The RNA shown here (c-di-GMP-I riboswitch aptamer) has 82 nucleotides and comes from a Methylococcaceae bacterium.
RNA sequence: AGUCUUUGUAGCCACACUUGUUGCGAAGCAAGGCCGGAAAGUCUCAGGUCUUUUUUAAAUAAAAGAUAGCUGGAUUGCAAAU
Numbered sequence: 001a002g003u004c005u006u007u008g009u010a011g012c013c014a015c016a017c018u019u020g021u022u023g024c025g026a027a028g029c030a031a032g033g034c035c036g037g038a039a040a041g042u043c044u045c046a047g048g049u050c051u052u053u054u055u056u057a058a059a060u061a062a063a064a065g066a067u068a069g070c071u072g073g074a075u076u077g078c079a080a081a082u
Stems, first nucleotide, its partner, number of pairs: 005081004012037002017032006035069001041075003045072003048067007
C1' cells in the first nucleotide's frame, strides 16, 4: 500500500408520520421528523411485491411503470482494529 473479515468514536443516510408539490396510480421530489442502517451510496441484470392498460370465465395472460429501506447480483467507498 492492497484485499477479506470484524467493529463503528467522529461523521453519513433518514422508516413511519406531517405539510407542500408532481403523477391516472403504485410512488417520486422538497421541508420537518428520526424507526432503523456498516454500504439504508449507485445501477432494474434476475426474482418478488405493488400500480396502470389491454386481455381472459377468472389477479388468466401480456405489455408498460413503481419499489435499490424486498431478496440476490454488479459496482464504488469512510475511520479504527485483527
The prediction has a mean pLDDT of 85. The organism belongs to Methylococcaceae, within Bacteria.